The RNA shown here (Bacterial RNase P class A) has 381 nucleotides and comes from an uncultured Pseudomonadota bacterium. Its Rfam family is "Bacterial RNase P class A". It is annotated as a ribozyme.
[in-house]
RNA sequence: GGAGUCAGCCAGGCAACCGCGGUGCCCAUCUUCACGGGUGGGCAUGGAGGAAAGUCCGGGCUCCACAGGGCGAGGCGCCAGGUAAUUCCUGGGGGGCGUGAGCCCACGGAAAGUGCAACAGAAAGCAAACCGCCUAAGUGCCGUUUUCGGACGGUGCCGGUAAGGGUGAAAGGGUGCGGUAAGAGCGCACCGCGUCGGUGGUAACACUCGACGGCACGGCAAACCCCGCCUGGAGCAAGGCCAAAUAGGGGGGCAAGCGGCUUCGCGCCGCGCGUGUGGCCCACACGUGCUCCCGGGUAGGCUGCUUGAGGUACGCGGUGACGCGUAUCCCAGAUGAAUGGUUGCCCACGACAGAACCCGGCUUAUCGGCUGACUCCCACU
Numbered sequence: 001g002g003a004g005u006c007a008g009c010c011a012g013g014c015a016a017c018c019g020c021g022g023u024g025c026c027c028a029u030c031u032u033c034a035c036g037g038g039u040g041g042g043c044a045u046g047g048a049g050g051a052a053a054g055u056c057c058g059g060g061c062u063c064c065a066c067a068g069g070g071c072g073a074g075g076c077g078c079c080a081g082g083u084a085a086u087u088c089c090u091g092g093g094g095g096g097c098g099u100g101a102g103c104c105c106a107c108g109g110a111a112a113g114u115g116c117a118a119c120a121g122a123a124a125g126c127a128a129a130c131c132g133c134c135u136a137a138g139u140g141c142c143g144u145u146u147u148c149g150g151a152c153g154g155u156g157c158c159g160g161u162a163a164g165g166g167u168g169a170a171a172g173g174g175u176g177c178g179g180u181a182a183g184a185g186c187g188c189a190c191c192g193c194g195u196c197g198g199u200g201g202u203a204a205c206a207c208u209c210g211a212c213g214g215c216a217c218g219g220c221a222a223a224c225c226c227c228g229c230c231u232g233g234a235g236c237a238a239g240g241c242c243a244a245a246u247a248g249g250g251g252g253g254c255a256a257g258c259g260g261c262u263u264c265g266c267g268c269c270g271c272g273c274g275u276g277u278g279g280c281c282c283a284c285a286c287g288u289g290c291u292c293c294c295g296g297g298u299a300g301g302c303u304g305c306u307u308g309a310g311g312u313a314c315g316c317g318g319u320g321a322c323g324c325g326u327a328u329c330c331c332a333g334a335u336g337a338a339u340g341g342u343u344g345c346c347c348a349c350g351a352c353a354g355a356a357c358c359c360g361g362c363u364u365a366u367c368g369g370c371u372g373a374c375u376c377c378c379a380c381u
Stems, first nucleotide, its partner, number of pairs: 001377010012346007020047001022045010049352001053363002056361005061235004068282004073231005078092005093107001094105004108226002113224002115220002130165002132161003138157008173191006192215001193213005198207003239303004249294006257271005273287004310329008
């Protein structure tokens, strides 16, 4: 000097004028029995994001509701931690990519079973012989030779073979030696693989450790499946309060029961029936009601609604996620939906893009600038 990797910060700025919405105080006015609410003015002070997005996860909170068990369904899947919790995050193990800093993983089980894999190839899950090799052993033919017992050579059949070659991404361990008719873990040595033990580690797992075994082992489970763990549902349009209005309207279906006790009241018990925020069964609770269709009224106000698993700074502990302590701050609460318009200057010329109950994650989109650490290459000293 160049090229990268990881992490953090900012998200146009300044000024003037006019204009929005929240909160607090003051004044005026309207409505109301009042509370409360609306409108106007003045002063003060706050007012969209790193993703507010997607609605994919996990919760807080509210209701069903007092909410248990089983089946089924769904989700997750190496180990150990973090967290309110998670399928998230951190660290470690294993695998893969990269020279490296680093990055990625849907990472339990293929020896419970079922299934899938084009083409080529003999054969792609318990096999198989296309080319080839063998002629020991069995058998036929031909030739040579003979001491007439046979011997040698060639070839065919039957048979043996999976070492060599071919096909393929992959062909049933690899290399070497021995052995064989020719071969083959057939035997041996080493490597590989499996089981057991030892050592280290909380564990996943690792080991240049030991023993035994010729050895049973390709892929896919993000295929069905098996194993382990987890899981009620609905959602702020949840829910609660106030006021007002209407038609306590009309029609259909099901049920409306049985037995016992009795103080003789329809009270109690049992069975049956109906309903109960995912499906089925049981349990439980409530009840004589449940369900479907048509039609009518209100759609107003308040609350939930912003002080939080909160932010910031410092210290301590931890490899880290994070935890603890001290101090300090209040940082949007709209409701047809608030932060906009104009002018001037500056500049890095500004993209993606706007809260709607709240929070923690993940994913997606994205212009440009700044900072730190680390890696590689080149040149010079």